[in-house]
Context: one part of a larger RNA
Formats: sequence, structure tokens, C1' cells
RNA sequence: GCCAACGAGUGUGUUGUGCGUCGCUGGUUAAGUCCUCCGGGACGGAGCCAUAGUGAAAGCGAGCGUUAACCCGCGUUAUCUUUCUUUUUCCUCGGCUCACCGUUGCGGAUUCCGCAGCGCGUCGAGGAGAAAGAUAGAAAGUGACGCGCACACGACCCGAAACCGGGUGACCUAUCCAUGAGCAGGGUGAAGCGGAUGUAACAGUCCGUGGAGGCCCGAACCCACGAGCCGUGCAAAACUCGGGGAUGACUUGUGGAUAGCGGUGAAAUUCCAAUCGAACUCGGUAAUAGCUGGUUCUCCCCGAGAUAGCUUUAGGGCUAGCGUCGGUUAAUAGUACAUAGGGGGUAGAGCACUGAAUGGGCUUUGCGGCUUCGGCUAGCGAGCCUAACCAAACUCCGAAUACCUAUGUAUGUUCCCGGCAGUCAGACGAUGGGGGCUAAGCUCCAUCCGUCAAAAGGGUAACAGCCCAGAUCUCAAACUAAGGCCCCUAAAUCGCCAUUAAGUGUGAAAGGUAGUAGAAAGGCUUAAACAACCAGGAAGUUGGCUUAGAAGCAGCCACCUUUUAAAGAUAGCGUAACAGCUCACUGGUCAAGCUUUUCUGCGCCGAAAAUGUACCGGGGCUAAAUGGCGUGCCGAAGUUGAGGGUUUUUGGUCUUCGGACCAGAAGCGGUAGGGGAGCAUUUGCAUUGCACUGAAGCUGAUGGGUGACCAUUGGUGGAGCGAUGCGAAGGGAGAAUGUUGGC
Repeated sequence: GCCAACGAGUGUGUUGUGCGUCGCUGGUUAAGUCCUCCGGGACGGAGCCAUAGUGAAAGCGAGCGUUAACCCGCGUUAUCUUUCUUUUUCCUCGGCUCACCGUUGCGGAUUCCGCAGCGCGUCGAGGAGAAAGAUAGAAAGUGACGCGCACACGACCCGAAACCGGGUGACCUAUCCAUGAGCAGGGUGAAGCGGAUGUAACAGUCCGUGGAGGCCCGAACCCACGAGCCGUGCAAAACUCGGGGAUGACUUGUGGAUAGCGGUGAAAUUCCAAUCGAACUCGGUAAUAGCUGGUUCUCCCCGAGAUAGCUUUAGGGCUAGCGUCGGUUAAUAGUACAUAGGGGGUAGAGCACUGAAUGGGCUUUGCGGCUUCGGCUAGCGAGCCUAACCAAACUCCGAAUACCUAUGUAUGUUCCCGGCAGUCAGACGAUGGGGGCUAAGCUCCAUCCGUCAAAAGGGUAACAGCCCAGAUCUCAAACUAAGGCCCCUAAAUCGCCAUUAAGUGUGAAAGGUAGUAGAAAGGCUUAAACAACCAGGAAGUUGGCUUAGAAGCAGCCACCUUUUAAAGAUAGCGUAACAGCUCACUGGUCAAGCUUUUCUGCGCCGAAAAUGUACCGGGGCUAAAUGGCGUGCCGAAGUUGAGGGUUUUUGGUCUUCGGACCAGAAGCGGUAGGGGAGCAUUUGCAUUGCACUGAAGCUGAUGGGUGACCAUUGGUGGAGCGAUGCGAAGGGAGAAUGUUGGC
């Protein structure tokens, strides 16, 4: 590393809360007692919840609290549906009556009478409503079970470093105690002693003898300073070559002593069994972990957040916001648009205030400078006038949007109440701003902003955040979006008009540019412009001065006159000074445009970097570049077409009342997360099956299901195994430096 097995939301709780199902309508028993076929059943009303609230409480009570009182806060205003019966009211229709009363019409008629109709009354039928009662159900309530969540417990699983308690260790090592052992050889030559010498005697000196020493050299022995080697080693500290001590604070054998809140320490937090700022072992113990990692089958519906407030809080949490599921209400709710009405002080603008700030003018018992003291004044102020401006903390003004309210329209519960969450590190883009350098792939705000996050597809060569567009499934169909149409590469080597010559396109600034194209305004020009060529460019005069010289041309002053078609007392070169060559200016030749300025389009220079062209994706392109106009086509999981699935909803039919089917409409991207429906495994009960004519398991194939999976069959295997319904879980593996085994 791979394979296999094992491996993580569980259990208890007469705790709380919500939902579902079931029982009762007030619900329910606890201990206990009795019975039992031992599975359970019966009795048991103590107690608990509910039946009334409110107040901190005493308490009071359909009210209570608060207050001086009112206001105000929390309560009171519990029944609903189906069916039936009785009573009663109203409306409609029909019958009957007309006894009484009212009214209309007709006839007779003085009042009055008769007939017909209606009202009225009565009976029956139908419809609507009210009250009472009964029946069944629902609900409030309560008990049980299941599920979600919370709480207490190890509480989804694995993981510390640590803390405490009881023990085990000094065969390693530290120090100590007792008793033993070891140290080749060589050198040096202390004290003392002897002799000689010396001294008055000492002292001293010399020669011997002597054999001291944490003395010297150097094996054993002990150590470990340097280097090499080793570094999956010979070795969890070795080996090799050197090195230090080697009669001493030496080394060493055996036995013994000191123990963890401790010992020992020539002291390094050093050592105490390869473990030491507190040994090891077992226990408390599943310590705790706001941290990291992991958390196992399928399909369907919806679908976030990276914000606010508070937090010894900032990578954690609580409440709100945003998600989901269920429920109440159906309108003075919510949302969008239109209209109407509002408040504002932003953008902009302005200088009327507050400040800032430039030019000019005037005034000035101001200051400064000068002064002949009369005043003067290129300076500094102040005031006024004028012109041009600046401001987040200026405003005489002042939008668009946004916000609030009302009405109308649209939508149809989005509002509200409750169960369950997740989220509190956001990123880039656009716009308005703060910080920064109007730096950052920077940082901090704002917007009912966009996308990503949690979004696939097409474009951008490649490229979460840009452009287009939101994937239910299938299709060798169609139309489009962004973007493209010479080849790679689907579609125009498409049409027209221009531009560019730089491979600009296919990287960049200040600045530079008779590159080229266009526009505008001037000037000159057949009385011949511009350019070129031919010719002239003279005289007074070498102007005066200066000067060595100064003659158009070192310098100063002046810059006239004449002849002329024209010619400066000279624009440049030149000479020592002259000379000489040009220019201005004029004539001629030639013959048609020339020239100046401004603006605009596209170019050019400016332009140096590190592996290899390397700043078009490439080839390559003079259009296949750029600007404009136009017509086609290509192009996506967009839209359409054809067929299928599924969710919600509307209508219809059927119904065992759970739902099923048909038709229509709107949907079906998705992380955290919420909700729904299922598959599989082990096992219990009930019912019912299969199996040596071959069960499970393994393996190949075929078929069914959206899927988890299921069925059939061939082979292998050789004895057990299913289906349906209801229950119970040690209930699904790819990851945890997972655990164990195998390779």
C1' cells in the first nucleotide's frame, strides 16, 4: 500500500415541550393486595394534571396587580359539525273554508245584499331561519405508545499534555557504609642520615646515602578531547587512528543504605533500569478538550448564512435576521406598479455666512523704510469696489433616486403563531465613499446591486467571482444569446465605402514627428506665383569716428542721396586690411499651381532581462488589420419540436374514504440544513411456503424497478432457507497518520 472483518446520535428518566396515532370526555392510578396457564389480569383514587385568574407576597377573585387617581398589564366573553325529533317564524305553490274582519270588481240597490277574486284563517308539500332535546363525531383536557428537540447522565466516535490515590523499583546510574582486590617498566631524586669541608659554635657548601610526591614518561585499568567511519549501523552511541589520567579527590569485585509532595547530586535540572522541571505501574477514568479528524443505503420537495446587539468576547456562544415543516386568519395584512401628498440638505452649484485664497483699483489716526520733518513710499496690514476661484466638519440655493402615508390596480398568504435547524472566517465585480500613494489579487463601510459560495452549459486560448445563460430524463431534429464565420475549428476567403504600410493590429508615458488621409481659415498666382536655371546686384564711398589697419561685414554713431528693371552705408562666408563667393532685391527662361496656420483619423520614434520564439492560442494574414453600413450563417444543458417521469394545484370520474385514474396549468441546479417516501440486514410473533429430484453461500448470464434493490436461470456447493402482516434493533463503510488479520 491493497484486500477482508470490525468501527461512530445509543440507553435510562411518572423530566419538559411539539407533532402523529389510539382510549376516555374530566383523564390517570402509585405503593400494595388478590388471581394466574407465569404471558398477564383484577382490585387499589392516596396522589398528579385539568376545571380561574392575578399578584413579589399576604391575599383577593371574574377579576387581580399597579397608581393619590385615571391610564395601563395579565385575565374573564367555549363551543363546533352530522343526523333525527318537537315547537315556532317567514316565503312559494296547491286544496278547502269564507264563520268573523278588511279590500277590489260586477249586478241589484236609500242604508244594504248577492256573486267572483285577493288578503285572512286552516290543511298539505317544498325551501330558508330560530329555540330546545336526543344521537354520533371533533375540540379544549387527560392517559398510553411512536417520532422530533431540549435537560441530567461518558451522551455521536477516537484523541491529549496533565491531576490525585495505592503500590513496584538503586542488578542502570548518583552518593554513602562494610569487606576485599588491582596499578608492567622506566625516570626524577624532597626530608632525614653519614662523610668531607666550614664556623668560636651554629649556619652554610660539597659528596654520598636515602626514597618523598593529588611528581614525570608510559602499558594494564579508567576516561572520552579531535577527526574519520557509521548513520534502514556490528551497535537505540559502536568501530578506527590519534588524545587525557595512570600511588590517587585513583580504579574495581561482593554485600548493604537512601524512593517520587521523595532520593542523590565536586551542581549539568544531572541521575534514580534505553523513561525525569518530577520514575514506573494499577486505579479514580469513558478525566476534560469552545480544538483537529471521522461519522456507513436510495429516491423526491424546498433551500440558507458568513449580518446586528451582548459576551474575559473576537476561529466559541446567546437572542434577532435569513431556511424548512405544520397551523390560524382572508383582511384596514404583505409585496409590486400607477397616481396624489409629504419631510429632507446629498450630487451639483454658489460665495449671502464661517474660513481659505489670487490679480487690479481706491481709502487709510495702522506697522515698516526714507525724509529737506512739509511729507514721500516698488514693503506689511485693514476697509471698500471689481474680476476670477476653493471647502467632509461653509450654504443665499438645490435635484435624481431613496424613504413615509393615502387611493387604485395586480398578486394571493408572501403577514402572523408554533416545531426543527444551519449560519456569525466570506470572495470578486459594478457604483458611492473612508484609510493608503485617487498603490495593492490591500483594507474598512454602503446598495431590497450582480455572480461565486451552493451553478453545471456556451464565450473569454487556458482562467470560482467577467459576458451569455439557470442542467427533470431521452433524441445522429429546429431557432437563437454572448461570441464568432482563411486553416487548426462549426459558420462569409460575403457585399459596399474609407483608413493603416507600422506585421500597426499582436503591450506602455511625458515628449518628439515635411509619415499619410480628411476638414477649416488666410496669403501669392497667366499683369506668370513657388522651385530651379541664366544675368544683374551699381555710384557718391574706403560714410564719419576709432584704429597699425577697419575699405558693407572688430567696435561706436548715423543709416542719407543718386543712377536705376533692381541693388541694405549690407543678411552670411572670407582677408592682416583689400580682394573674392553668396544673400536680400530685379530682369529673363519655363509654365500651373504654390505657401502659412489651426483642428481631426490612423501611423512612426521614445521601447533594455534573465531555459527558447514567448505581449495574435498557433499556423499564418496586407486583410484574415482598423472605422462605418448591410445581408446571411454558425453557435449553449437557453427556447422550440417529439416522447417519458415526478411534485404542487384546478376540474372531472370512481372510491373500501386511505386514495386511484383522466384532462389542464405551473414547476423539478443545489452546499449547510428542514421535510416526505422507500430499499436492504439480524431477530421475535402470527399466517403460509421451498429444499438432497439439491437450501444458504460463491460465480456467469437474462429480465424487472427512477433508485436503494428484486426475480429467473447455468455452474459450483452440500443442509438448511424463505414470503406476507405486525413488532424489536449490536441495522448499511472508503476515508478517522482508524483496530485486527492476511498478502
Annotation: Predicted 3D model of a 743-nucleotide part of an RNA (large-subunit ribosomal RNA, domain II) from a bacterium. Model confidence (mean pLDDT): 82 of 100. The sequence was found in a public genome assembly.